[in-house]
Context: one part of a larger RNA
Order: sequence, then C1' cells, then structure tokens
RNA sequence: CGCUAGGAAAAUUGAACGGAUCUAUCUCUAGUACGAGAGGACCGAGAUGGACUGACCUCUGGUGUACCAGUUGUGCCGCCAGGCGCAUCGCUGGGUAGCUACGUCGGGAAGGGAUAAGCGCUGAAAGCAUCUAAGCACGAAGCCCACCGUAAGAUAAGUUUUCCCCUAUGGGUCGUUCGAGACGAGGACGUUGAUAGGCGGUAGGUGUAAGCGUGGUAACACGUUCAGCCGAGCCGUACUAAUUACCCAUCAGA
Repeated sequence: CGCUAGGAAAAUUGAACGGAUCUAUCUCUAGUACGAGAGGACCGAGAUGGACUGACCUCUGGUGUACCAGUUGUGCCGCCAGGCGCAUCGCUGGGUAGCUACGUCGGGAAGGGAUAAGCGCUGAAAGCAUCUAAGCACGAAGCCCACCGUAAGAUAAGUUUUCCCCUAUGGGUCGUUCGAGACGAGGACGUUGAUAGGCGGUAGGUGUAAGCGUGGUAACACGUUCAGCCGAGCCGUACUAAUUACCCAUCAGA
C1' cells in the first nucleotide's frame, strides 16, 4: 500500500507449505508349533533402552566480572582497628535469578483410504485350463489422510462475534518499562496507576559482621550472634518517575 457497499477490536476456516516418520534388547505366549535330535518360531501381548528431537529448570550439575566470605602483595584513608583502589573478577571457597545440559518431562502411538511387488475369488476369449479380458477381495517403514507447526498478499485477499454511529471510535508522538528486542516491531503500564526504581516483609545465598566484653604475654578463641551483609525471585507499599499536551486516520459510508 492492498484486501471498496463504513470504521475498529477480537475470534477463526484452511488453499498452500514445512516438520516428524528411526531402531534394539528382554519377558510372556512357549521350550509350545516344527524337528530323530541339536535346536527352535510365526502371530499376539508387555517391559526397558540407544540415537534423534521438542519443551522446561522441580531435582542433579554448569555459569553466574552488580551477592557473601577467606586470603597474598602493594598504594591510600594520619596511626591502631576497620576499610577502599590495583594486581586475569588478584587468587580461593560458595552461590539467587536468568541462561543452560551432563538434568527433567514428552514425541515418533493407534487408525482409515487408495495402491506396489505379490497372493487370491469368480471367469470367458479357447466346452478344458487360466488372478484378467468384464467384475470382485487382500496386500508395504512407501503414497493420501491422520500427528505437530506456519498460514487469507489464498489479489479467488475468505468467515464469525462484539463495539461505534457526529465528536464517537482507533492509532501515534511522549514517558515508566518487559520473561519482547540489533533498530523498527511486539507486550504491560501512564495517577480512575503497582509500569520501573526506592522502601517494607519474605524466599534464597553467604556463614556468625562491626563495636564492645571475657580469657590468653600473644597468635587467637569465646560471648553478644543461626549474626551482619545480601543482584535479578515472591508478596506488598504511591515515597520517586510515568506531567501537561499535541498530532494522525476516520468522520456515516464509491
């Protein structure tokens, strides 16, 4: 921009396209059928795996340079104490959210239709015979459905529901932002407000802060203290910022 017998918001149909389509072992049937024996099934039923693949983060792990702690060297805060900077995040031990696999859950099941090779029924040409010539029935991981996803620019542009009818309706600019994101776009919110930050509580992490006291010559230990600190989680709370306003489409249907 189009979808033109108005506009808007939702919900859909499915032309078409894409994805998936794997396989093993064990058990039962059954040591049965079969076979002199050795051996050993079809059919059917169940269980457990491998590879591949989708989703997810409860568990197990990884990461987690905005969390906590320990610690070395050095510089600084006048000194002690306590801290901060730099040294690969200085190094080391842990670790929330998120993202993840080595983790968890799921998938390729069943069924229908038409067939291939093949196997048949009826059956002539050709008094017989013949699956074929007419006709009819079966028969594959393959084909068409079925399963999962995209999908009306499917220009043949589909369908349904609701709202709007003269300042209604929809959108944008702007702002607070997000499990959305390169930017556009998409989602949430903008005081009639929990959108983000802050704050409060809590989960969770670290692991018992500082100061002071007690003991010890001291290193240090113990007590106060399951403390202190704490990013992203959860629940709250208008304290801060989402102000005011402007613009566009349409404007009753060629």
The part of an RNA shown here (large-subunit ribosomal RNA, domain VI) has 254 nucleotides and comes from a Rhodothermales bacterium. Its mean pLDDT, the model's own confidence on a scale to 100, is 85. Taxonomically the source falls in Rhodothermales (Bacteria, Pseudomonadati, Rhodothermota, Rhodothermia). The RNAcentral record of the full RNA draws on ENA.